[in-house]
Source information: Predicted 3D model of a 476-nucleotide part of an RNA (small-subunit ribosomal RNA, 3' major domain) from a metagenome. The prediction has a mean pLDDT of 81. Its Rfam family is "Bacterial small subunit ribosomal RNA".

Context: one part of a larger RNA
Formats: sequence, C1' cells, structure tokens
RNA sequence: UGACGGGGGCCCGCACAAGCGGAGGAGCAUGUGGUUUAAUUCGAUGAUACGCGAGGAACCUUACCUGGGCUCAAACGCAUUACGACAAUCCGAGAAAUCGGACUUCCCUCCGGGGCGUUUUGCGAGGUGCUGCAUGGUUGUCGUCAGCUCGUGCCGUGAGGUGUCGGGUUAAGUCCCAUAACGAGCGCAACCCCUAUCAUUAGUUGCCAUCAGGUUAUGCUGGGGACUCUAAUGAAACUGCCUACGCAAGUAGUGAGGAAGGUGGGGAUGACGUCAAAUCAGCACGGCCCUUACGUCCAGGGCUACACACGUGCUACAAUGGCCGGUACAGAGGGUCGCUACCUGGUAACAGGAUGCUAAUCUCCAAAACCGGUCUCAGUUCGGAUCGAAGUCUGCAACUCGACUUCGUGAAGUUGGAUUCGCUAGUAAUCGGAUAUCAGCAAUGAUCCGGUGAAUACGUUCCCGGGCCUUGUACA
Repeated sequence: UGACGGGGGCCCGCACAAGCGGAGGAGCAUGUGGUUUAAUUCGAUGAUACGCGAGGAACCUUACCUGGGCUCAAACGCAUUACGACAAUCCGAGAAAUCGGACUUCCCUCCGGGGCGUUUUGCGAGGUGCUGCAUGGUUGUCGUCAGCUCGUGCCGUGAGGUGUCGGGUUAAGUCCCAUAACGAGCGCAACCCCUAUCAUUAGUUGCCAUCAGGUUAUGCUGGGGACUCUAAUGAAACUGCCUACGCAAGUAGUGAGGAAGGUGGGGAUGACGUCAAAUCAGCACGGCCCUUACGUCCAGGGCUACACACGUGCUACAAUGGCCGGUACAGAGGGUCGCUACCUGGUAACAGGAUGCUAAUCUCCAAAACCGGUCUCAGUUCGGAUCGAAGUCUGCAACUCGACUUCGUGAAGUUGGAUUCGCUAGUAAUCGGAUAUCAGCAAUGAUCCGGUGAAUACGUUCCCGGGCCUUGUACA
C1' cells in the first nucleotide's frame, strides 16, 4: 500500500421488512447431468452453465456412427500435356454417390496460334483436428457501482502519502465550505433516440367540422385543412418564482403556475481493472498434428434413446370459473416463389374459384372485457395427459422423427415439505397480437406490441451484495 475480520462508524440497493404473484407436489414441453448406444457430434458448469451457442436437427443442416466410393481431390489460381468437345437426352448396374454404353457435338484465325470446355503432370489445397494457459476480435461479471488516475508542487531515507481527507449535500469524486496543495484526464451528468404538451409548415394513400350530391349502407363522391393523424422544424422544465431552514451547496412544501417538477418516464451509453472467466465450432491467426486420410462425395441411421436426478417454462387443480349464443374496442410488425377480401364445398383442418395489393390505398387482424343463457361444488359440463380410428397440409420423402383437424378415450391433479424466485406504477398480475428463423414445424421459446390494471413500503435491528472513513493482523 492492499486484502481479510462471526472489529467499529456512516450510507445505498426489491437486500430485508410490508405486500402481490409464482417455483418446489401433478401432467406435459424444453435444456442439462447420468445411464445406454455403432453413434447418441461439439462447446457452455456457483453467482456469471442448464428454452445457453441453436433467431427453426425428417433429408439437407451435421461436425457423430455404419456401409459404399474418390485421391489435384467438392471449389479456386498459376504453369504444363492431350483432345474437340463439355453439357443435355436415352439405356444398363447401383441404396445413392458413381460407373459402363448409345446418341449428339464448339468459336475466332494473319494457319503460327488463340478463346472456351474437358483432361495429364507439377505447385499452391483441404481439416468443425489440438492448444481460449500462445493470440486478435467479440462477450459475460462485479456494475450504470462511483469510482480509477495524471502533471507540477509539498511531505517522507524509501515503499509511498497529499490532492481524492474533514464539515455539509447529492442518484453521483454531484456541488458547496474548509484545506500544502493547485490544476487536469477517464468515468458521473449533459449532448443522442423514443414518449408525455403546444405551435408552425405540409395535406396523400390518412382525416371529415361546415357546404353540396348520392346510397339499403359506408369519407362513397365533389370539396375542405378546421380536427384526428402522419413527419419535419421549433417552443417548453431551469429549484426559474414564492414561503421556511441554511454562510453556501441544497433540503422541505396538499405552494403557485403548468401537459409535465425537481434526473418527468423509458432506451442507447458500461471508467481503471477483476475472474490465466467464455469463445481456435462465427471469423481471423502463431505453434503442433493428419495428407489413398483426422481430407472429400453419397445412402441409411444418430443428435428425438430412458430405471433416474436437477434447472427453466406451459397447462391445471376450478364458480372472480367452465360451456353456448350475441356484441365492441388496439398497437406494433409482415406481405408478389407473398398476404389474400369475397363466394362455393367440407363438422373442421383445408380445398376449388375469384378480386385487391410491390401497400398510411389491399390484406394478415384480436382476446380478456360487456350482455343473455346454462352448470351448483362433484375428480364434475373442472382438468386435459395418454391411447384408438378417420382425415388435412407442407415436402422427393412424415417408419424411426412433422404440425394441424374431427370423433372416441378421459390419466395425474382438490393449491403443493424444507426451502426459494420476481416485482415499487401504467409496474406486478392477467389478456391476446406480431415478427425473426422458416417448404413445413415439434414456439409452451426468444424479441417486440398494445388491452385491462392492483396491493404495499412503519422502518434499517437482522440476512445478502456494494461504497467511504477508521481500527487490528503470525496474510501478500
């Protein structure tokens, strides 16, 4: 100087407390361990692995296994040799890759050759093989915590200290006062984006108050820019004003004004560093290793196994509910190999027609809620696992191993031990919608979007983590 302490002081955080809803019990989905297997490819493993890489494993993907092939090779470049084709089509063998055969067959030319394609030879290949403890790049974490440092000066023999401490204050090393320190940098804050209010400009594909026309009906039409909205610019919030306290910084207020009040709400943004943290399988790259194989092509299988254990979720156990009928209201995003109105068929998944839209124009497009009826506390009109049958769709192909529909079947489950997780407001809870990936889908996942919409916080004694000061130390 640090680190540590079941030392001390001060302070903070959904850390506890106060509340609300979960997990742990059940069934299923998914990931992991283990076991099994020819293979169940590889990586990730306290917090910081386990719906993680994977934002789509039937083939492909695919790296694994079994079997069948190739060796300049699946691709590309340079030089070189030979041929005039190669490809396509057809036939045979084969699981295919591939092999054999048939048919067909180039261009320019100064005739030296050149282009193109195939081929021979040589050189460069190729490797998801190893090392993340050789690395770059990227990322997690402490932590959006308030810290980490430098120049000059001063102090100390020196390591180093001071500044950065002290008194206040703050979300903050934020600011003020004091001060052998005076300044500065990286962080904090602000500058950026979205959102909440208003104004201006602009009105098409959006809107419709007034005027007119028209329809069974609809901004449907003329027209209009008022309004909503769209999208560009600007205004607005600064403790600016008032009161109290204070030297100041600032704090308090059912204060005023205001759409918004003290960081208005949310996002992006992550200091010096820590964990030889993660990744050589995104990519790049040093070294090592393989080179008729650890490369490469193909078919089938596997990654989907199943006495078991754990994590993360979904659905429930019901009446604040289930079922049936009626009726209403979003935002965001996507769409031409696409989204499809509407009509017809089908109980339905869907199919057959048909129209609009390269989209503020057409379309995908709500559910909970509300109204009425029924069920009356039961393993039930709860719950839907599992299984049987019949179908639909995608795709070369749904056996291993897809999703969906209909009929039947109707398991466990009556609120879950010890323990444990999330959340402080448009939040939790609850309800649906969209997208990426994608032929299809194992999505209950991920990322967004809106609808409905709470309870509680006395407080900091205790648990956990962190910051500052101080103290002890057989630690470095």